[in-house]
RNA sequence: GAUGAACGCUGGCGGUGUGGAUAAGGCAUGCAAGUCGAGAGGGUUUAGACCCUCGGCAAACGGGCUAGUAACACGUGGGAAUCUGCCCUAGAGUCGUGAAUGACCUUUCGAAAGGAAGGAUAAUACACGAUGUACUCUCCGGAGUAAAGAUUUAUCGCUCUAGGAGGAGCCCGCGUCCUAUCAGCUUGUUGGUGAAGUAAUAGCUCACCAAGGCUAUGACGGGUAGGGGGUGUGAGAGCAUGGCCCCCAGCAUUGGCACUGAGAUACUGGCCAAACUCCUACGGGAGGCUGCAGUCGAGAAUAUUCCACAAUGGACGAAAGUCUGAUGGAGCGACACCGCGUGCGGGAUGAAGGCCUUAGGGUCGUAAACCGCUUUUAUUAGGGAUCAAUGUAAUGAGCGUACCUAAUGAAUAAGAGGUUACUAACUCUGUGCCAGCAGUAGCGGUAAUACAGAGACCUCAAGCGUUAUCCGGAUUUAUUGGGCGUAAAGCGUAUGUAGGCGGACAUAUUAGUCGUAGGUUAAAUCUCCGAGCUCAACUCGGAAACAGCUUACGAAACGGUAUGUCUAGAGAAAGUGAGAGAUAACUGGAACUCAUGGUGUAGUAGUGAAAUGCGUUGAUAUCAUGGGGAACACCAAAGGCGAAGGCAGGUUAUUGGCACUUUUCUGACGCUGAGAUACGAAAGCGUGGGUAGCGAAGGGGAUUAGAUACCCCUGUAGUCCACGCCGUAAACGAUGCUUACUCGGCAUAUGGAGUAUCGACCCUCUGUGUGUCUUAGCUAACGCGUUAAGUAAGCCGCCUGGGAAGUACGAGCGCAAGCUUAAAACUCAAAGGAAUGGACGGGGAUCCGCACAAGUGGUGGAGCAUGUGGUUUAAUUCGAUACUAAGCGAGAAACCUCACCAAGACUAGAAAUUUAGCUGCAUACCUUAGAAAUAAGGUAGCCUUCGAGGGUGCUAAACAGGUGUUGCAUGGUUGCCGUCAGCUCGUGCCGUAAGGUGUUCCUUUAAGUAGGGAAACGAGCGCAACCCUUGUCGUGUGUUAUAUGUGUCACACGAGACUGCCCAGCCUAAAGUUCAUGAGAAAAUAUUAAAUUUUCGUGAGUUUCAGGCUGGGAGGAAGGAGAGGAUGACGUCAAAUCAGCAUGGCCCUAGACGUCUUGGGCGACACACGUGCUACAAUGGCUGGAAUAAAGGGUUGCCAAACCGCGAGGUGGAGCUAAUCCCAAAAAUCCAGUCUCAGUUCGGAUUGGAGUCUGCAACUCGACUCCAUGAAGUCGGAAUCACUAGUAAUCGUGAAUCAUAACGUCACGGUGAAUACGUUCUCGGAUCUUGUACUCACCGCCCGUCACACCAAGAGAGCCGGUAACACCCGAAGCUCCUGUUUUAACGCAGGAAUUACGGUGGGAUUGGUAAUAAGGGU
Repeated sequence: GAUGAACGCUGGCGGUGUGGAUAAGGCAUGCAAGUCGAGAGGGUUUAGACCCUCGGCAAACGGGCUAGUAACACGUGGGAAUCUGCCCUAGAGUCGUGAAUGACCUUUCGAAAGGAAGGAUAAUACACGAUGUACUCUCCGGAGUAAAGAUUUAUCGCUCUAGGAGGAGCCCGCGUCCUAUCAGCUUGUUGGUGAAGUAAUAGCUCACCAAGGCUAUGACGGGUAGGGGGUGUGAGAGCAUGGCCCCCAGCAUUGGCACUGAGAUACUGGCCAAACUCCUACGGGAGGCUGCAGUCGAGAAUAUUCCACAAUGGACGAAAGUCUGAUGGAGCGACACCGCGUGCGGGAUGAAGGCCUUAGGGUCGUAAACCGCUUUUAUUAGGGAUCAAUGUAAUGAGCGUACCUAAUGAAUAAGAGGUUACUAACUCUGUGCCAGCAGUAGCGGUAAUACAGAGACCUCAAGCGUUAUCCGGAUUUAUUGGGCGUAAAGCGUAUGUAGGCGGACAUAUUAGUCGUAGGUUAAAUCUCCGAGCUCAACUCGGAAACAGCUUACGAAACGGUAUGUCUAGAGAAAGUGAGAGAUAACUGGAACUCAUGGUGUAGUAGUGAAAUGCGUUGAUAUCAUGGGGAACACCAAAGGCGAAGGCAGGUUAUUGGCACUUUUCUGACGCUGAGAUACGAAAGCGUGGGUAGCGAAGGGGAUUAGAUACCCCUGUAGUCCACGCCGUAAACGAUGCUUACUCGGCAUAUGGAGUAUCGACCCUCUGUGUGUCUUAGCUAACGCGUUAAGUAAGCCGCCUGGGAAGUACGAGCGCAAGCUUAAAACUCAAAGGAAUGGACGGGGAUCCGCACAAGUGGUGGAGCAUGUGGUUUAAUUCGAUACUAAGCGAGAAACCUCACCAAGACUAGAAAUUUAGCUGCAUACCUUAGAAAUAAGGUAGCCUUCGAGGGUGCUAAACAGGUGUUGCAUGGUUGCCGUCAGCUCGUGCCGUAAGGUGUUCCUUUAAGUAGGGAAACGAGCGCAACCCUUGUCGUGUGUUAUAUGUGUCACACGAGACUGCCCAGCCUAAAGUUCAUGAGAAAAUAUUAAAUUUUCGUGAGUUUCAGGCUGGGAGGAAGGAGAGGAUGACGUCAAAUCAGCAUGGCCCUAGACGUCUUGGGCGACACACGUGCUACAAUGGCUGGAAUAAAGGGUUGCCAAACCGCGAGGUGGAGCUAAUCCCAAAAAUCCAGUCUCAGUUCGGAUUGGAGUCUGCAACUCGACUCCAUGAAGUCGGAAUCACUAGUAAUCGUGAAUCAUAACGUCACGGUGAAUACGUUCUCGGAUCUUGUACUCACCGCCCGUCACACCAAGAGAGCCGGUAACACCCGAAGCUCCUGUUUUAACGCAGGAAUUACGGUGGGAUUGGUAAUAAGGGU
C1' cells in the first nucleotide's frame, strides 16, 4: 500500500459498487420453461372463452457452483479426416396410396402412485409406391435415396441439393505448482496387416504378427490445485493471487447406463444400484435449492420468503400475445470507493470553570457568552422530468424519484487512536517489579513524559483502531542484483562419461541472431485524449502500447554446421638432468633386549620426595659368545619428490611423473566435469604369522578431601608382515581446476647460455620450482599481493540466523564398528567474524614503597581501663561495622546533656512572624496540695504626647514543632587508593569507525623531572616552586632577663645553596677522520667487466665538543630536595554523614513521633574481639641527698609565703589581666645506703574500715587520701603490628573538654640506639607488552550429571481408520450380439452370451490416529 474481510468504540446525508470465502452439509414453503387452435381430435359452456389429448418447436439456452481434474483441461499458434435445427444466398420439387393410435366410452386392479382388457376416430403423427436438378455406392454396365399441408389469394410451411454465417467434434508445436527420503515404468503396452465402429482420424475396439515405447531435459509414483483475460504490490525484473465482470472447462445427492434429438450421455427428462428424508391401508410408493428468496446446522463472518416484465434480451407464435427469480429496480449492511455537511464574520475585563504554577502568573482561548449574517443539509408546502423506440394511438416497476421554487430556523449532525525512541504530539495526581503496558528495544522496586485517571497536545476524520493475509522495504535466493582464507559455505585427491565452454585464416550455408512487411493476441481492465451525470467515484467515445506466436522476404558481423588450410594451445620424437616418487628381492652397522659362560658384591631402579618393583637361588656394573625383532644417528636444509594421503641406512631389478635445450613431426587432437571409477593417514575389523622396544585396557605404588588422572613399577590388545575389509581426519594454505595480464628487492633447489680462465670458482643473462618482504589493487578488518584473497574468462562443488542436528525416519554400503544421503516439530533474539578502550592472568619485561629482607620494640597469655559484638532488660537511645568500624561521632553520660524507659502533666503550644478583637498584664513575695512540673488563693504592681498609641496577657486564624523516614532524591564536609605520578585538551596527522598519535622509544629523575629522537606542535590540572617552622650569619629594637654594663635571650628585617668551582671514571648521540662495502653519474678503452675520481647509504675503529650518571675534593653552619609542616589532579568505592548544619519528597500533630517534670537507663554480664595502661623485676624495687627542660594556662581564674592535718586537704590572703605573679615539684639521670633471685621489700588487682573535695544531689554511678588486705602474673601458641635518625625505645611536662571527673586525645621537651647484603619471595602501586569466550569487568564467565515441573517429536508389544491397486466370488440397469416366438413391417415378448456399477472375501502397499514403557531433545 491492499482486502469479498472480521472484531472493539463511535456514527449526519447522498451517489456508485459490493455481500455464504466455512459444511459440493440437510432442506419446510412459494416461484424459476414454456408456447402454438393459422397442424389435429374431443370435452365443458348462453357468449367471449377455457380444459384434455395427439402433433410441431423449445426445453442442450439463460441461471448456479468449483467437488473432481497436473490433463490437449486451459492459454497461444497452427492443422485435416468431419457434422450442423432455426438464419442467409442459389437451384429443383411438393404426385399417388394405406394401416393404426391417444384423448373419449365400457369393464376392472390398487390406500396411493399408477395400471390392465375391450371398442370408435383425426392429423404437418406413421408407413408404402412414383419421380430425381442433384446426392451416395460402383466392377462404370448400373443400383439406391424425398416431401405436408394450413388459410384464403397473398403468404407461411415441407422435401432434396450446393454454398455461406455462426456453433460443435478431432489432431499437433510451445507454455502451465511442489516432491528423487518416488529411479525405473509399460502388455492394448509401441508398431504393422485385416476387420468392427464413428459425423470424422486413430489400439477407439477385435484377431493375428513383430518386440517395441517412455525416462536424469525427471518417466512412473505421491501431495496440492479448476485454467485464462486480469487483480494486489513493486522503479522494474519479479512475487502473491484468480472474489465481483468476461472467455473456456467440469459438476448437478453418490456411482453406473443409455434413449430422444441438429445438438445431451441432459440441474428443475428416463432406467438401475447406494445413502438419507417423507407418505403408507405395510402390499408398495414419492423426492433431490451447487436457480431466486427463505430455514436449520457449523462458523469470527456475509442481506428481502420485496416490485415489475415499463426497458434490454430469450422461447413459442403469421400476429395480437403468453412465459421469463435472465434482467430492470427497490430493501438491508460505513463492507469498499467518491462527494457534502456539522456554520460564517465580529467579539478581551483575556469572564466563570478546569489544569499547571517558581504563587508573579500561564494555558484551554476569540474559544465561550454577546452582536450581526447565511441556509449547503434538515423539515414542510408547491411545481416536476429524461429513461418511450416505431407508422398513429396506447404503454413507467422505479416514482410524485432526480431536479426547481418558497417558508422555518444555527437550527438536526464528532469521534477514534496516540503523546519513551522508532514516530507527529507533555504535564500533574494515584500506584510502588503490585496493578498493569508492550509491534521491537523495553517501562513499573516512593519524585513513572512508558501503568491508571485528569488536563493539554498530535494524527486521521463519519470514521478511527485491532486482528488475519499478500506484496514492498529484503541486494534476506542476488537474471537485473550476493557470496565461500578467518563470519554459513571449496567435495580428502585424481582419472574421466554425459553436458557446458573453446586458437588463427579462407569459402559455402543459415532452425540461433538482426531487420522489414502481413496475420493474430475477444470485449472489459490499465495508460493518454475527449465527453456525460452540479464535481468526483461511476459511465461512454476515440487512440496508443510492451510483449508472445505465426507467415513471407532480406542481412551474414557474431554463434552453429560443412569443407580446406595454418601453428602460437595440446601432444610426440631426439639429447641431457635432479629427486626420501612406487613395487619387489638382497644386505649393513649402532642401539636395545634375551640366553649361556667369566669377573665381582650389596645394593639397584625410580622420584619434587618416596614407595611398589628387581636383587645373596648373586642383581645393577663389566667382559666374551650367540639369538631376536623393530627403527634407520651424522648428511639434513625456509632442501627434494609425489594428485592427495604420504615418502629417509645401502645395493640391484622393474616402473610412473617432472624440468631444461635444440631442431623435427602431428595439426585444435583442448579446458572443466553431474553421475561413475580408482587411490586414500591413524585407529578399527577378519584369517594366518611375528612380537625387541613402546604401549590403550588391566594390576600395583604414590599424590589428593577424593584421583577411575597427571608421576612411578609392570603389562594385554595393538604397533610389524601377507592377504582382504573399512573410507573417515584441524584429510588445512581452513584458499577447487585451467588460461591470460599486472612494479620490484632478497634467499634457495635444479637446468641452459654468455664472459672469464689452462681448467674450475666468481660474475651476468634466461627457464622451472620453493620461500620471505613489499607497490598498485583488493579486503569488514586482520591480511593477500606474478605461488593473489588483484584484473578478466570458462566449468564444477557448496552457503542462506542460532539450537534441536550432521540427529530421527527411510534408502544404499559394511562382518561389525559405523559411513553416505538427510529433515521436521519445538525453542531463542540473537549465535558469529575482525578490530578498539579497559579490567584480569598461579603471562613476560622494567621500576618503586618499612612491601620483604637486616634490626629494635611490641600485640596475641595475666590484671585493670576503654570501645564493639552478643546476651539481658521497662529502657540498656542512635550512627560507624574488610583494608577505609571498634580510647570512632563523644575534646568529658551523677541531674542537665538525652534522642531511650516508667509515671505525671500541657495543647496556637518551651522559642518565631503577622493579623483581628478584648485587656491593670508581666513580675516579686506568702499559704495550701504534689515527687516535681503545675494548680488554687492572697498581697504589692505600667508608660503615655490621652490617639485605646506602645509593651504584656487571653481568644480566634494563618501557623509552629519533630535527634520521625529516605545519605539509593541532595548540598556541604570527610575517608581510601595516594603526596601515587598520573589525568586530559586544542589544532594537525593516521584509521570506514570505535579509536590512535601526542603520553610510545633510548637515557635519566623522588617526579609525564629533564635531555635526545620521533607526525606531531603546543597547552591545562597534577609534580616542583611560591607559604610556615627550624638550623648559620648580619643589622635594628630592647619591656619583664641581668647588680650595672650587656645581649645568653626575644622580636623584626635581610644574607646564604645554585643547573656554582676542581679532579677522575663510565655511557650516549652529533661532527670530523680512517678502513671495508653497496648504488648512481662522468672520463678513457671497440663492448661487457675491471680500474680511477666525486657524491650518497651501511658497518667497524678513533678523536673533539656537548650531555647524562657515578665517585672524590675545596669552600661552607648547612651538599646534592638540609629537616619537618601546610598543600591531595581526573576519578573509584550509589564508601560515610538527613543525629553538627542546610535541604526536596513522605509521615506525626491533642491519651502527639511536639513540649515540660521526677525517677531510672546509656555504667547490665556466661562470653567473643579491638585499642591501651600496669607488670612479671637486679640495665630493677625502696630510702636519703644532688642536678638539668621545653611548651602552655590563669580574674566565675591561677593562687605564693606562713600555720594545721600522716595524707587527700584546710585556714590564709601577698602577687598577677601575666618574658614581671602563680600553676611548678620536672622525671628518667647522678651519688650514698639497703634488698640478693623468692610469687619476693617484684606486682599491684580485689575487699574491709576511716576520710577529703566538687556539686541542689556522689545509692544505682565521681575523683582522691590513710590504714589493712595482697589476686593473676616468672616474658606469653598459631598468628600479627610499628619504626630508617634526633627516628625507634624510654622518661616526665602542659593544654583542650571541664563544677568535679584521663591509662584516651593533642602538644612539649629530656636521655637516646641497632640495621638495610639486596629485590628471589609476600602485599600494594606505576609503565610497556601479550592472551582473553571477562565489561556488574576473575568475588567475572561458564560445562555436564542429578532432583522437580512442563512441551514437542522419534522408537514401541500392539490397537483403530483412510486411500489406490491386484486376485477370486456375486452381478442390477443398459447397449451390442445370439436363439426362439410374434407382427404386413418396425416394435414387442421369452431365454442366453460378453461387458460392468454397487457389494463380499483375501494377502500385500501406502498414509494417518492412538498406546504401557524406556531413551534422547527443548524450556
A computed fold for a 1419-nucleotide RNA from an uncultured bacterium, annotated as small-subunit ribosomal RNA.
The prediction has a mean pLDDT of 81.
RNAcentral holds the sequence, with entries from ENA and SILVA.